[in-house]
Molecule: small-subunit ribosomal RNA
Organism: uncultured bacterium
RNA sequence: AGAGUUUGAUCCUGGCUCAGCGCGUAAGUUGGCGGCGUGGAUUAGGCAUGCAAGUCGAGCGAGAAGCUCUCCUUCGGGGGAGUGGACAGCGGCGAAAGGGUGAGUAAUGCGUAAUCAACCUGCCCCCGAGACUGGAAUAGCUUUCGGAAACGGAAGGUAAUGCCGGAUAGUCCGCCCGCGUGGCAUCACGCGGGUUGUAAACGGUGGGGAUCCUUCGGGACCUUCUGCUCGGGGAGGGGAUUACGUCCUAUUAGCUUGUUGGUGGGGUAACGGCCCACCAAGGCUGUGAUGGGUAGCUGGUCUGAGAGGAUGAUCAGCCACACUGGGACUGAGACACUGCCCAGGCUCCUACGGGAGGCUGCAGUCGAGAAUCUUCCGCAAUGGGCGCAAGCCUGACGGAGCGACGCCGCGUGGAGGAUCGAAGGCCUUCGGGUUGUAAACUCCUUUCAAGCAGUGAGGAAUAGCUGUGCGAGAAUAUCGUGCAGUGUGACUUUAGCUGCAGAAGAAGCUCCGGCUAACCCUGUGCCAGCAGCCGCGGUAAUACAGGGGGAGCGAACGUUGCUCGGAAUUACUGGGCAUAAAGGGCACGUAGGCGGUCUUGUAAGUUGGAUGUGAAAGACCCUGGCUCAACCAGGGAACGGCAUCCAAAACUGCAGGGCUAGAGGCCGAGAGGGGUGAGCGGAACUCCAGGUGGAGCGGUGAAAUGCGUAGAUAUCUGGAGGAACACCGGUGGCGAAAGCGGCUCACUGGCUCGGUUCUGACGCUGAGGUGCGAAAGCCAGGGGAGCGAACGGGAUUAGAUACCCCGGUAGUCCUGGCCCGUAAACGAUGGGCACUAGGUAGGGGGGGUUUCUAUGGCCUUUCUCUGCCGAAGCUAAUGUGUUAAGUGCCCCGCCUGGGGAGUAUGCUCGCAAGGGUAAAACUCAAAGGAAUUGACGGGGGCUCACACAAGCGGUGGAGCAUGUGGUUUAAUUCGAUGCAACGCGAAGAACCUUACCUGGGUUUGAACCGCCGAGGAUCGGUGCAGAGAUGUACCUUUCUUUCGAGACUUCGGUAGAGGUGCUGCAUGGCUGUCGUCAGCUCGUGUCGUGAGAUGUUGGGUUAAGUCCCGCAACGAGCGCAACCCUUGCCCUCUGUUGCCACCAGGUAAUGCUGAGCACUCUGAGGGGACUGCCGGUGAUAAACCGGAGGAAGGUGGGGAUGACGUCAAGUCCUCAUGGCCUUUAUGUCCAGGGCUACACACGUGCUACAAUGACGGGUACAAAGGGUCGCAAAACCGUGAGGUUGAGCUAAUCCCAGAAAACCCGCCCCAGUUCGGAUUGGAGUCUGCAACUCGACUUCAUGAAGGUGGAAUCGCUAGUAAUCGCGGAUCAGCAGGCCGCGGUGAAUACGUUCCCGGGCCUUGUACACACCGCCCGUCACAUCACGAAAGUUGACUGUACUAGAAGUCGCUGGGCCAACCCGCAAGGGGGGCAAGUGCCGACGGUAUGGUUGAUGAUUGGGGUGAAGUCGUAACAAGGUAGCUGUAGGAGAACCUGUGGCUUUUCGCCUCCUUA
Repeated sequence: AGAGUUUGAUCCUGGCUCAGCGCGUAAGUUGGCGGCGUGGAUUAGGCAUGCAAGUCGAGCGAGAAGCUCUCCUUCGGGGGAGUGGACAGCGGCGAAAGGGUGAGUAAUGCGUAAUCAACCUGCCCCCGAGACUGGAAUAGCUUUCGGAAACGGAAGGUAAUGCCGGAUAGUCCGCCCGCGUGGCAUCACGCGGGUUGUAAACGGUGGGGAUCCUUCGGGACCUUCUGCUCGGGGAGGGGAUUACGUCCUAUUAGCUUGUUGGUGGGGUAACGGCCCACCAAGGCUGUGAUGGGUAGCUGGUCUGAGAGGAUGAUCAGCCACACUGGGACUGAGACACUGCCCAGGCUCCUACGGGAGGCUGCAGUCGAGAAUCUUCCGCAAUGGGCGCAAGCCUGACGGAGCGACGCCGCGUGGAGGAUCGAAGGCCUUCGGGUUGUAAACUCCUUUCAAGCAGUGAGGAAUAGCUGUGCGAGAAUAUCGUGCAGUGUGACUUUAGCUGCAGAAGAAGCUCCGGCUAACCCUGUGCCAGCAGCCGCGGUAAUACAGGGGGAGCGAACGUUGCUCGGAAUUACUGGGCAUAAAGGGCACGUAGGCGGUCUUGUAAGUUGGAUGUGAAAGACCCUGGCUCAACCAGGGAACGGCAUCCAAAACUGCAGGGCUAGAGGCCGAGAGGGGUGAGCGGAACUCCAGGUGGAGCGGUGAAAUGCGUAGAUAUCUGGAGGAACACCGGUGGCGAAAGCGGCUCACUGGCUCGGUUCUGACGCUGAGGUGCGAAAGCCAGGGGAGCGAACGGGAUUAGAUACCCCGGUAGUCCUGGCCCGUAAACGAUGGGCACUAGGUAGGGGGGGUUUCUAUGGCCUUUCUCUGCCGAAGCUAAUGUGUUAAGUGCCCCGCCUGGGGAGUAUGCUCGCAAGGGUAAAACUCAAAGGAAUUGACGGGGGCUCACACAAGCGGUGGAGCAUGUGGUUUAAUUCGAUGCAACGCGAAGAACCUUACCUGGGUUUGAACCGCCGAGGAUCGGUGCAGAGAUGUACCUUUCUUUCGAGACUUCGGUAGAGGUGCUGCAUGGCUGUCGUCAGCUCGUGUCGUGAGAUGUUGGGUUAAGUCCCGCAACGAGCGCAACCCUUGCCCUCUGUUGCCACCAGGUAAUGCUGAGCACUCUGAGGGGACUGCCGGUGAUAAACCGGAGGAAGGUGGGGAUGACGUCAAGUCCUCAUGGCCUUUAUGUCCAGGGCUACACACGUGCUACAAUGACGGGUACAAAGGGUCGCAAAACCGUGAGGUUGAGCUAAUCCCAGAAAACCCGCCCCAGUUCGGAUUGGAGUCUGCAACUCGACUUCAUGAAGGUGGAAUCGCUAGUAAUCGCGGAUCAGCAGGCCGCGGUGAAUACGUUCCCGGGCCUUGUACACACCGCCCGUCACAUCACGAAAGUUGACUGUACUAGAAGUCGCUGGGCCAACCCGCAAGGGGGGCAAGUGCCGACGGUAUGGUUGAUGAUUGGGGUGAAGUCGUAACAAGGUAGCUGUAGGAGAACCUGUGGCUUUUCGCCUCCUUA
């Protein structure tokens, strides 16, 4: 620091996901040790048990047991005195600390900084003064009563540092007077004076003994320490106040009546509506009040480069709470965790009358939960309470225990050990490789753990006591203090150290497709499973599972959850808004934000310095202590902050004064569909009336509905009506936008230009707000010609709720409206200002110029407005470019993945339709922009082809043949399936073939081959059984030899054969097809961020990417062409088996023979044709057109030849081959059957339907082939197929072999025929082991359909089509098929509009599996979440009323009362208590609202879901261009009207560039 994922590929936008760190974690696998930390995050749920706050006898009275002494004794014991001091009590201090938790709390809190001139403060420290004199009670205790208990009542008596009265006192308090100083408004401080009021414990302890007293103990008294009272100060603690900061929500916008303030009271420690009475009507709020939700806050912690974000466990500060709610008491301090009272709920006890309790202290328990420990030890240390102290108490704390929960450290051994790399495992190309120096083995060590034995720190300093010194003291007492000694350890079997023995006790987890380090085998077969994202798995899975190997980390490892990061993905640092999400429809304007120039002042911001604070801990730096580290300690810096003071004055602000460049006014000109109102006009249209006229009109792709003989359309005249304003008219004008178009007038807004004029910053933007705002729509009233949603009808169509046509209502028009307020309201581009090359065109002004003559021309001129092209720059690209999307500033609006959804709900506006605001659950890994290459288009241009057209002949109809589908069957073997399967594999199924079926056999096998073991013949012949294979019986029997054995063969075993079994989607090879179409690419260079482009496009031309020219391209390759074969002309050579012109011979005839090789021919080699020549056209090129010559002319004809690639095209059944399957069978042998079936459908053919013909007779002319397991002549027999026989031929020699159509003659005479030949019967021939299923042919007889073929469709452009026959392969036999051969031999092509297919360029695209694409909506099914809903049921909360516990306060207080006063007393006074009552008041109750949750029959849409239904809406002009606001309609996508936006093709206009 990035990476994966949208695409065929690219760049961008954008989300999702991963790698990192962390955690109070949890659970999975595994687990040796130690140190330091840490451990109920959930139910602030309930709690058994024990402990967690006591202490003081040096405040007080009393005083048990025990002990000592003594007396009595019934010998049980009892009494007294002393000592002792328990339990309890009075009193003091503490219990408000420490410890726990985070429920509540969004501010009565917390943090930071201040303030108190408005306050309190026990214990502690310092200072000053004092402590005089009296009194009355009460608990304990004793007696007694009630109660189950808890506990309570009565009587008697008693003490104090408990309580009360009086005195005294000022530097105290209140009030008054005066003075001084200071301040911040009320005032503060100090000094002086007057006046009123308020204290206390002769306490306690130790000592002394002069004086006095004495009950002889002692006391008074003196003194020490301590305690007490008053006052002042301090420290520490607390209280109050202020400013700023402190989460989300506006789908919470208004809140408030003690509310805001005042006056006067009350209350408090103290200010204050804190409370009360009265008065006033305020106070808070868009800088977010009020309400709702959530939450303890902070130091810090985690993350991050930082800024930030998240968090608030442990430690520390603050707050709040203590079963829930309320309340006060005591006290310095509480409204009190282990106090009190009341109410509520829960639990427990009970004798049913009544009582008790509060673990959110430490342990522990139950519950809930994914989940969180011991009912441990000790006060030895630190700290706290009490005490003079010893000491006591202390679940604070110190320790130990449990948990890998975290961090840190250590160990599980070290060294050697291989040319033989053991064994085993795994893989293998079978050679080997790997595990792997790993092991074994040898030597060594003993950390850690465990064991045994020994040694052994530190945490300990004290206090007290003893001795001694100093100080206070009269003192040796006592107190304080120093020194020495003594003395204290829970942990503790401490840490550490030493010795002994032995490698001995100690390694796992995750991962290995990419991201991401690490690969093979086997199993599985879209199954089982994996998965963080992309995605793996459908028979060769590095992705599942196992194994081997490897990678990573390591006492751990991986997983889950959560935070931050990556994420610049909320952007302050640090993003955006033309097209990706995103500019408000437009303006005016409030608050707010921002603001020209000069100067003076100020000092809020700003800058500098100083001071205070920013707790400690943590983090950082430097040191130090545990062996290191974690951990701990010391020091430092830092803590970005806040506050105060001082200083500066540039900038911003504020205040004052100026200026004119911004802005505005004024004057003078100007252009304009700017707005509103009124009036006027002509054309067109419809209607009405009349005339003429006479059959149609209208409408469409074609029609029909419709109108018309009741007179339409057409035409003329007249009239009426409403709406809109042709031409001008223009990327021309005006307006903020919406928008505005005949003419005239009136009123009116804005703009531009010019001016030596004025004001003097008056400005810009603008949340809320207000106004304007197309079309449609709404309300009311008019109007209504045309057009025209809905609706009706006619067409189209599979349907047609549409497109087209005929009608037609709302509406469109006008007036009014507290109507609506939206649009693709678009430049998809907010407003303002400034700056940054130009060119050009147009609109409106000004200036200059010259007479060039004027509404002008020209200009290196200027202002303004509207377009186009373009530099730099910007941009993902497209593009934009002074009218910015460039460079800056200011202000506003808006965006944050797609869908759900601009929806639900709430609120608000509206008459309604609806508008505004605006979510979530759930779901996906994309959605999207621009550009690229293709493909496609019912887009365009160019072009080719028997593609169409022009022709000829067919197919489709018939019968038959053949193939296929289907059906049937035991089997009808398998494959081929649009073109490019279907007379195809198959160039030939009766058996065989044969792969299928039935049945019968066989199992190392029918064929091949290695090894081991055993045996011996095997083969052959004959007989029998059998359908045969085969079995069986008999006969016959080996060879070589070095005598070991071998060859051959049988049996058994082991390796292994065999398979037309599967997979052509694992493959090779071969083949088809586009297509013999002209294309397909590369190197270098250049352009582009890139995919890519260029070249290969363009202008011509060609059959051709053929060639030429041009050009950021220059070259090259595979294709094209040529080279090859054949054919057409000529030449040379050759001369038999071919030929026969000349010569000779011969025949009935024939090259039959001699001779010959001229010709034909054979088959070798050459020549020839190249746009070479001429003319024309063309850019002078390439080339084309015409011509000459020539056998042939523009690749002469035909063939072979098939680029890169496409179709997972075809073939595992030609062959080869991976994998899988099978092995007494899916192999192999045999017989029979089947592949030949037959309602039917299709393809390809044959024969026909006849007279251009059939039949009969006669007669002529080929080419190319084949032949010895063969072709077979001639002859004879047969009507014939054929038979008999076999000359010749291994072939230019012989044979197949008669060519046929044609031609001549005859007959038939248009008919189901003398056409046609199917079918059937009879009889035969041939092949073959065998023609039944199931061959071909012959002959006799029979004589079906069929009279030229619907929709549709095929072939062919010349020796072609058509027609005619011949041959061959296969083959025993079987051709109508296939492959070849020749004979006869046409017609037509204007042309490229259309159909199919192809090529090039261009355009659109939502396609890329590429239009057989993509894709929308209803309906049906399943499932998920959500909304509505009669209601039902909770929670919180408001208002009104009711009710009123405890308790404070007020009033009353007739009952009751020790202290003080009066009184001899009785009694009274003062003061108080009980009780009563009033205000307030918790839990409650009633009524009625609000908010929110759960649930709810039913219902609504939405999401998701391999193969459901209906259509085809969108993407191409998507077949009616699309989208859009609105309105109506319709199964559905949608359709239609109206207005708007963008757009397809062609044309035109405009603009630009060039000439």